[in-house]
RNA sequence: GGCUCGAAAGGGCAAACCGCCCGAAAGGACGGGACGCAAAGCUAACGGCCUAAGGGAGGAAAUCCUAUGGUGGCAGGGCUGCCGAA
Repeated sequence: GGCUCGAAAGGGCAAACCGCCCGAAAGGACGGGACGCAAAGCUAACGGCCUAAGGGAGGAAAUCCUAUGGUGGCAGGGCUGCCGAA
């Protein structure tokens, strides 16, 4: 110095919930708040999951199908990255 790894220190992020805004919804932004997180940083062109405005099926209503919408805090992969005990 590097890899695996995760003790310490300093710091970092922020689930549920609440307020407010955006959105058809799922969900997201911001503020509060901390369940947790060593990549809980980024990436949705692989798989899963959520939603179904529009479109389609249906005589119609009901209902069903559909992602071009989401989720990286559901995992895999890719890219990047702080500290340094055992």
The RNA shown here (c-di-GMP-I riboswitch aptamer) has 86 nucleotides and comes from a Deltaproteobacteria bacterium. It matches the Rfam family "c-di-GMP-I riboswitch aptamer". Gene Ontology term of the family: cyclic-di-GMP binding. The family is grouped with related families in Rfam's "c-di-GMP_I riboswitch clan". The organism belongs to Myxococcia, within Bacteria. The model forms 94% of the base pairs in the Rfam consensus.